[in-house]
RNA sequence: AGAGUUUGAUUCUGGCUCAGAACGAACGCUGGCAGCGUGGAUUAGGCAUGCAAGUCGAGCGCGAUCCGGCGUGUAGCAAUACAAACCGGUGAGAGCGGCGAAAGGGUGAGUAACGCGUGGGUAAUCUGCCUCCGAGAUGGGGAUAACUUCUCGAAAGGGAAGCUAAUACCGAAUGUGGUCGCUCCGCGCAUGCGGGGAGGACUGAAGGCGGGGAUCUUAGGACCUGCCACUAGGAGAUGAGCCCGCGUACCAUCAGCUUGUUGGCGGGGUAACGGCCCACCAAGGCUAACGGUUAGCUGGUCUGAGAGGAUGGUCAGCCACACUGGGACUGAGACACUGCCCAGACUCCUACGGGAGGCUGCAGUCGAGGAUCAUUUGCAAUGCGCGAAAGCGUGACAAUGCGACGCUGCGUGGAGGAUGAAGGCCCUCGGGUUGUAAACUCCUGUCAUUCGGGAAAAACGAUCUCCGACCUAAUACGUCGGGGAAGUGAUGGUACCGGAAGAGGAAGCCACGGCUAACUCUGUGCCAGCAGCCGCGGUAAUACAGAGGUGGCGAGCGUUGUUCGGAUUCACUGGGCGUGAAGGGUGCGUAGGUGGCCGGGUAUGUCGGAUGUGAAAUCCCACCGCUCAGCGGUGGAACUGCGUCCGAAACUGCUCGGCUUGAGUGCAGGAUGGGAGAGCGGAAUUCUUGGUGUAGCGGUGAAAUGCGUUGAUAUCAAGAGGAACACCGGUGGCGAAGGCGGCUCUCUGGAAUGCAACUGACACUGAGGCACGAAAGCUGGGGAAGCAAACAGGAUUAGAUACCCUGGUAGUCCCAGCUGUAAACGGUGUACACUUGGUGUGGGGGGAAUUGCCCCCUUCGUGCCGGAGCUAACGCGUUAAGUGUACCGCCUGGGGAGUACGGCCGCAAGGUUAAAACUCAAAGAAAUUGACGGGGGCCCGCACAAGCGGAGGAGCAUGUGGCUUAAUUCGAUGCAACGCGAAGAACCUUACCAGGGCUUGACAUGCAGCUGCACGCCCCGCGAAAGCGGGGAAGCCUUCGAGGGUGCUGCACAGGUGCUGCAUGGCUGUCGUCAGUUCGUGCCGUGAGGAGUUGGGUUAAGUCCCGCAACGAACGCAACCCCUGUGUCUGGUUGCCACCGCCGGCGCAAGUCGGCGAGCACUCGAGACAGACUGCCCGUACAAGCGGGAGGAAGGUGGGGACGACGUCAAGUCAGUAUGGCCCUUACGUCCUGGGCUGCACACGUGCUACAAUGGCCGGUUCAAUGGGGUGCAAGACCGCGAGGUGGAGCAAAUCCACAACACCGGCCCCAGUUCAGAUUGCAGUCUGCAACUCGACUGCAUGAAGUCGGAUUCGCUAGUAACGGCGCAUCAGCUACGGCGCCGUGAAUACGUUCCCGGGCCUUGUACACACCGCCCGUCACUACAUGAAAGCCGUCUGCACCCGAAGUCGCUGAGCUAACCCGCAAGGGAGGCAGGCGCCGAAGGUGUGGGUGGUGAUUGGGAUGAAGUCGUAACAAGGUA
Repeated sequence: AGAGUUUGAUUCUGGCUCAGAACGAACGCUGGCAGCGUGGAUUAGGCAUGCAAGUCGAGCGCGAUCCGGCGUGUAGCAAUACAAACCGGUGAGAGCGGCGAAAGGGUGAGUAACGCGUGGGUAAUCUGCCUCCGAGAUGGGGAUAACUUCUCGAAAGGGAAGCUAAUACCGAAUGUGGUCGCUCCGCGCAUGCGGGGAGGACUGAAGGCGGGGAUCUUAGGACCUGCCACUAGGAGAUGAGCCCGCGUACCAUCAGCUUGUUGGCGGGGUAACGGCCCACCAAGGCUAACGGUUAGCUGGUCUGAGAGGAUGGUCAGCCACACUGGGACUGAGACACUGCCCAGACUCCUACGGGAGGCUGCAGUCGAGGAUCAUUUGCAAUGCGCGAAAGCGUGACAAUGCGACGCUGCGUGGAGGAUGAAGGCCCUCGGGUUGUAAACUCCUGUCAUUCGGGAAAAACGAUCUCCGACCUAAUACGUCGGGGAAGUGAUGGUACCGGAAGAGGAAGCCACGGCUAACUCUGUGCCAGCAGCCGCGGUAAUACAGAGGUGGCGAGCGUUGUUCGGAUUCACUGGGCGUGAAGGGUGCGUAGGUGGCCGGGUAUGUCGGAUGUGAAAUCCCACCGCUCAGCGGUGGAACUGCGUCCGAAACUGCUCGGCUUGAGUGCAGGAUGGGAGAGCGGAAUUCUUGGUGUAGCGGUGAAAUGCGUUGAUAUCAAGAGGAACACCGGUGGCGAAGGCGGCUCUCUGGAAUGCAACUGACACUGAGGCACGAAAGCUGGGGAAGCAAACAGGAUUAGAUACCCUGGUAGUCCCAGCUGUAAACGGUGUACACUUGGUGUGGGGGGAAUUGCCCCCUUCGUGCCGGAGCUAACGCGUUAAGUGUACCGCCUGGGGAGUACGGCCGCAAGGUUAAAACUCAAAGAAAUUGACGGGGGCCCGCACAAGCGGAGGAGCAUGUGGCUUAAUUCGAUGCAACGCGAAGAACCUUACCAGGGCUUGACAUGCAGCUGCACGCCCCGCGAAAGCGGGGAAGCCUUCGAGGGUGCUGCACAGGUGCUGCAUGGCUGUCGUCAGUUCGUGCCGUGAGGAGUUGGGUUAAGUCCCGCAACGAACGCAACCCCUGUGUCUGGUUGCCACCGCCGGCGCAAGUCGGCGAGCACUCGAGACAGACUGCCCGUACAAGCGGGAGGAAGGUGGGGACGACGUCAAGUCAGUAUGGCCCUUACGUCCUGGGCUGCACACGUGCUACAAUGGCCGGUUCAAUGGGGUGCAAGACCGCGAGGUGGAGCAAAUCCACAACACCGGCCCCAGUUCAGAUUGCAGUCUGCAACUCGACUGCAUGAAGUCGGAUUCGCUAGUAACGGCGCAUCAGCUACGGCGCCGUGAAUACGUUCCCGGGCCUUGUACACACCGCCCGUCACUACAUGAAAGCCGUCUGCACCCGAAGUCGCUGAGCUAACCCGCAAGGGAGGCAGGCGCCGAAGGUGUGGGUGGUGAUUGGGAUGAAGUCGUAACAAGGUA
């Protein structure tokens, strides 16, 4: 610090996700030790049991028990034992009294609050214990617990009588003081506060324990003295109360709230101010109030670079609470966690009458929960309470235990050790890896184990003693400081130290597709499963599961949850709004925010300094202590804040004065579809009337509906009526926007220009608010020509509730009112300022000047182009989307949804404000490359057209589908499968089926063993054969060891046309012989990418030329290669035979035929070369080139072939071969016999033969080329009608072998299902072959089917081509070949042209496509599961209001009953005061009624979202076929 994910790729926007850190955690797997921390987050749910607040005898009375003494009695001879009384001591126990119990400890329910934080105030207050100061403590009185007796009750708990003490209680005295009133002084921001004075009123107390020389004494004391306690007061400290400024969550779909409410006067109450409470008066007060939801607050903690965000467990401060609600009492302090009273719920006891209780103290238990510990030890330490103290108490605390819950440390060994052992895993079988890892050798000894040492540290205080100081009459006592002595430890025989033994007891978890470090095998086969996101899995999964290996961390590791981060993704730091989400439809204007120039003052903000505070802990730094660290200690810094004081005055604010440039006013002449009202006008449509006139009109792609002989349309004239204003007219004008268009008049608004007279900042923006606001729509009333939703009809169509046509009502128009929305758009808020230009146009002004235009300057408006700059890009660009300022509005992933609910508005329609559940990993913007378009332009091709001949109809052949079958083997399937693999299925082939056999195998290699020798041959049996069984003969070589070969047995292995062409190689098809496809460098662009390769020409061609930020290059094109067309040269057999010679036949002869020689001229064959290059001429063109011409055998690539760019189709082929993986192994291998591949209601493709006269048949006659031939081609001859047979000359071939046919000549046929056509069938044959039944070909005779030129549609071909004709060859025993591949012969027609069909190329355009239009995609319906709205209601919860009832209790009134202390009184009695009781106000819970909020549920219902390949259509994306 970033990364993954939208796309074919790119940039951007934008969400989702990940890597980090953290936690009071939980879960899974695993688990050695120690230290330090930490541990009920949920049910503030219920609780058994024990403990958690006591203490003081130096405040008081009583007093069990025990001890000692004395001594009596009893027993005993006695010692002695026991017991009562008395004295002294001890002192359990409860009680009175004091202090404490308001602390400590727990929890976070409530609380949005002066509750908390921070800073202040208290002149409005209190404060026990503590400290200091000064003053005091005199003298009396009456009770009451305990106790005793009686008594009620089950108990809890009472009642009555009697006795008693106090530091308990009550009067009185004293008054330093205090309070109140009077007065004086000082001070303060107000109320007031502080101090002094005189004198008046009121106002206190308690003792206890020590020590003591003199004096006195009743021998207790008095007295002196010390300490503690006590009283009144002052001061302090501490703590607390109250008040105030500021800060402190979310919701405005909570906008108004409030009657003790706000204030005043008087009173009450309190420690104290105050409506805190009350009576009266006034009518105020608050506003993000009120309401709802959530929440203890803080120091801090986590995170973060920071700013922030989240959080508030442990520790610390504050608050609140103590079963729920209410209440007071006591007290310095409480409305009181382990106090009281009442009500309620719950639990327990009960004798049913009545009682008891409150773990949110420490442990513990149940419940709920994913989840949180011991019913431990000790008061030794620290602290607290009480006490004079010893001490006691203390679940505070200190410790230990449990939990890997967290942090930290340590260990599970170290060194050496290669045959790189074994095993595992992988493997290309060579090896690699685990891996120095192990074994093994030598060591070490942490931790654990064991033995021993170990009161070392944690300890001070008190006691005793010594010294010093203070107090005092005192060397007593006491207090303080210092030294010494003995003693005290829960943890704990722990930490630590030492000894011993032995590597011995101690490693796992997660991951390994990318992000993200780490890879292979096996299994599985869209299954099982994984997954944080993207996504893996459909037979070769680095993604599932296991294994090996590797990576990471390590006593832990992962997962889940939560927080911050990354996220600049709420943007203060630090974002945006033309098209991505986002500018309000427009203006006016309120609050608010912001505001020109100069000067004076002030000091709010601002800045500087000082000071107080900002608790401690935490964080940071330094040092120090535990062996280190964690942890802890000391100090510093920091705590960014708040308060106070002093200072500064630039900026801001405030205030005062001035200015004119912002703004406004005035005057002047122009421009204007700005607005409102009234009037007027012409053209056109329609209608009415009349005239003319006749059969159609109208409408469309074509039609029909419609109109018309009752006279339409057309045409003329007149009239009526409504609406809109052609031309001018213009990215021209005006207006804030919506919007505004004939002409005139009236009223009226604004802007611009010029002048520079006036005001003097009067300004900008603008939440709410107000006004305006197209069309459609609504209400009422008019109007209605045209147009025209709805509707009707006609067409179109599969349908057509549409597009088209004919009609047609609301509406459109006017008046009045409502609605308040639009793609209300420049998709661009308003205002001001600044920042290069060019060129139009409208208005005003000016200059010079003209006959007039024109020209120049300036200013306002309105356009285009473009610079810098900006922008993701597109683009914007002085009319900014540039650079700034001010203010407003708005945005925060897509869908759900601008929807639901609620509110407001509206007559309604609806508008406005505006969510959530749920769901997805995208949705989107711009640009790029392709592809596509029922977009455009240019161009090409037998693509169409023009032609010729076919196919589709028939019969047959052949292939395919289908059907059938035991099997009809398999593959090929649009073009680019279908006479294809197959250049040849009777057996074989053969892969298929049935049956019969074999099992190291039909075939290869190796090893081991055995036997005989080969293998083989012969014979017999079974058998269809294969094979099985049996028998026989002969029998290699040898150096006798063996060797080669062979057989058998066994092991490795063979074998597979079994699967996967979607695992592959290779080969092939196709687009397409189309002209394209790329690269290097440089350039452009953020980038994908572009450019080059586009453009203008040209070409068959990216062929060439020109131009150009390109310049070059590669693969393609062309050429080079082969055949063919012309010529030359060379060479001449088997080819040739002109010339020459010879021989033979015929002929009178010329001559001719055949043969031979000679020859190589010609033909031919085959090798080399030449030739063609737009080279030449003319025209045209810048050039390339094109057109024409000459010459030439050939002319513009001469013709043909081979040759196929980058790539596409997961195209085809595992069955040609090769090959990974998988599968079979007495079978999916292999052998054999027979069958099948040939099966036939049918469909299709490719062909052959025909339908005839350009023909058929018969006869005659001429001319080829490519090729083939040795188990081969085969001549002449003979036989057969023929296929063929017999026979065999010649030929391994330019030598021998094989009739070319059509054509042509002559004849017959005469248009007929024929002398056409030949299928089918019968008979008889031939040939091949082991064998022609299934299932061969051919021959002869006989038979003589369909068919008379073929529907829709469709194929080939542009010249030696089509068409027609034959010939050859491969395969092959033969052949179903009519197929394929070649060869030659005869030999045309047509092309105007590129509109259309198909395919292709280039450029351009649109795109929501990229699996690329066979694309994408929308809505209803049906089904599944999900969340949600409405809904008659029903249920819960919170709460308002009204009323009823009214506990406890305070307060008030009363108090005839009761009443020790004080007063009067001798007493009786009375008084004062008090108590019980009664009444009243308030008052919790409860009740009744009626509202509101919120949650749940609800028959039914609405839409939403989800999905496997459902249904119907085809709305959108291309002009998406109606933009």